A computed fold for a 374-nucleotide RNA from a Gammaproteobacteria bacterium, annotated as Bacterial RNase P class A. The prediction has a mean pLDDT of 76. Rfam family: Bacterial RNase P class A. By type it is a ribozyme. Rfam's curators write: Ribonuclease P (RNase P) is a ubiquitous endoribonuclease, found in archaea, bacteria and eukarya as well as chloroplasts and mitochondria. The sequence was found by an Rfam model in a public genome assembly. Of the family's consensus pairs, 98% are formed in the model.
RNA sequence: GGAGUCGGCCAGGCAGUCGCUCUUUCGGCCGUCAAGGCGGAAAGGGAGGAAAGUCCGGGCUCCAGAGGGCGGGAUGCCAGGUAAUGCCUGGGCGGCGCGAGCCGACGGAAAGUGCCACAGAAAAUAAACCGCCGACGGCCUUCGGGCCGGGCAAGGGUGAAACGGUGCGGUAAGAGCGCACCGCGCUGGUGGCAACACGCAGCGGCACGGUAAACCCCAUCCGGAGCAAGAUCGAAUAGGGGAACACAGGGCCUUCGGGUCCGGCGCGCGGCCCGUGCGCUGUUCCCGGGUGGAUCGCUCGAGGUGCGCGGUGACGUGCAUCCCAGAUGAAUGACUGUCCACGACAGAACCCGGCUUAUCGGCCGGCUCCUUCU
Numbered sequence: 001g002g003a004g005u006c007g008g009c010c011a012g013g014c015a016g017u018c019g020c021u022c023u024u025u026c027g028g029c030c031g032u033c034a035a036g037g038c039g040g041a042a043a044g045g046g047a048g049g050a051a052a053g054u055c056c057g058g059g060c061u062c063c064a065g066a067g068g069g070c071g072g073g074a075u076g077c078c079a080g081g082u083a084a085u086g087c088c089u090g091g092g093c094g095g096c097g098c099g100a101g102c103c104g105a106c107g108g109a110a111a112g113u114g115c116c117a118c119a120g121a122a123a124a125u126a127a128a129c130c131g132c133c134g135a136c137g138g139c140c141u142u143c144g145g146g147c148c149g150g151g152c153a154a155g156g157g158u159g160a161a162a163c164g165g166u167g168c169g170g171u172a173a174g175a176g177c178g179c180a181c182c183g184c185g186c187u188g189g190u191g192g193c194a195a196c197a198c199g200c201a202g203c204g205g206c207a208c209g210g211u212a213a214a215c216c217c218c219a220u221c222c223g224g225a226g227c228a229a230g231a232u233c234g235a236a237u238a239g240g241g242g243a244a245c246a247c248a249g250g251g252c253c254u255u256c257g258g259g260u261c262c263g264g265c266g267c268g269c270g271g272c273c274c275g276u277g278c279g280c281u282g283u284u285c286c287c288g289g290g291u292g293g294a295u296c297g298c299u300c301g302a303g304g305u306g307c308g309c310g311g312u313g314a315c316g317u318g319c320a321u322c323c324c325a326g327a328u329g330a331a332u333g334a335c336u337g338u339c340c341a342c343g344a345c346a347g348a349a350c351c352c353g354g355c356u357u358a359u360c361g362g363c364c365g366g367c368u369c370c371u372u373c374u
Stems, first nucleotide, its partner, number of pairs: 001370010012339007020046007028038003048345001052356002055354005060226004067274004072222005077091005092106001093104004107217002112215002114211003129156002131152003136149005164182006183206001184204005189198003230296004240287006249262005264280006303322008
């Protein structure tokens, strides 16, 4: 000097003029003096790093007082973090990269079932296309040998993958047939919380490949619906019409009003069963009618920032400090001047923690590789 990789920050700035919206305080006007509505003044606040996707996890609200089982679904190495997760951190193993680093749908194939196209002899209790042998038995012989029964899977070929690999011995030719080393399996030891590792030790010729984002098995976890949840106020209408089901009791006590237990029926609790709650003059279905108003939920939070301590880290903890949008056809826009990095992707709608996707430009830092000079 160049190339790369990981992490953090910003998201046009400043000034002026007009405009929009919310909160607090102080007033005013209106209304059926009801729910509430319309103005004014002052002070203060007002879109993101992804607000996006609606993919996960929760808070919160209701079912509802909320249990068990089956079915169904989710995750999948180990250890931690967290309110929790399929997230994050660290480690292990595997893959990619010279490297810094990046990625992983990462439990089990010896519980069972299924699948592995084409090619190939043969794709999993598989098998002989080319080939090798001719020891043993047989036939022929020009006595060189030829053929058959038979033996082989070591060589060649096919394929993503062919029943361990290399070498030596042995054999008629071969083969873990035997041996050495490697690989594999089992047991033990050492280190590590563990996953796992070990140029550790011993035994065994050694089970028969892959695939589970195939079915399946194993471990762990899981009620449902969702702010259009839900709640309140006001006003109005037709406490309308039709159909179906049930109609059921029994015991005890009684102050004769009723209470309680058992049974039955209906409805509710995401599917089914058990169980359970409510009701028993109720429930279900269809048709029709009314309300299209106002308020709450609605922003103080698993909150932000700074510093200290603990931890490799995610994070935890202590102290201090701050309040930082709450719209409801939907609020931050327009103009001028100037600076510059000349502004991309893009706008909250109950809230928070993640992941994923889109993205212009700038700044800061760590680490790796290449080249040159000293």